[in-house]
C1' cells in the first nucleotide's frame, strides 16, 4: 500500500431484498429439593408510564421494502509487496 475475509444483544452466532432479528451460553424469576447440584417452566438489545419509537462498527444512496445490494469511511484477521 494492495488483495480477499469480517464487524448482528452481556459473551458465542444463525439470518434467499419481504410478516416475527434464529439458535447457544450467561444472567433474573419460578417449580422441584430439608438444602445445594442437575432437570422443567418463564423473562432476559435500547428509549418510554404507557401507546409506541428506535436498533446489525459508522455516515450516506438504491428500492415500495435493506442486516442482506452501491459508495465512503473507521475498526479486526489472514495473504502479498
Nucleotide at each position: 500500500g494492495c488483495a480477499a475475509g469480517g464487524g448482528u444483544g452481556c459473551c458465542c452466532g444463525a439470518g434467499u431484498g419481504g410478516u416475527u432479528a434464529a439458535g447457544g451460553g450467561g444472567g433474573g424469576a419460578g417449580a422441584c429439593u430439608u438444602a445445594a447440584g442437575a432437570u422443567c417452566u418463564u423473562c432476559u438489545g435500547a428509549c418510554g408510564a404507557g401507546a409506541g419509537u428506535c436498533g446489525c462498527g459508522u455516515g450516506g444512496g438504491u428500492u415500495c421494502g435493506a442486516g442482506u445490494c452501491c459508495c465512503a469511511u473507521c475498526c479486526c484477521u489472514u495473504g502479498c509487496a
Molecule: transfer RNA
Organism: Dermatophagoides pteronyssinus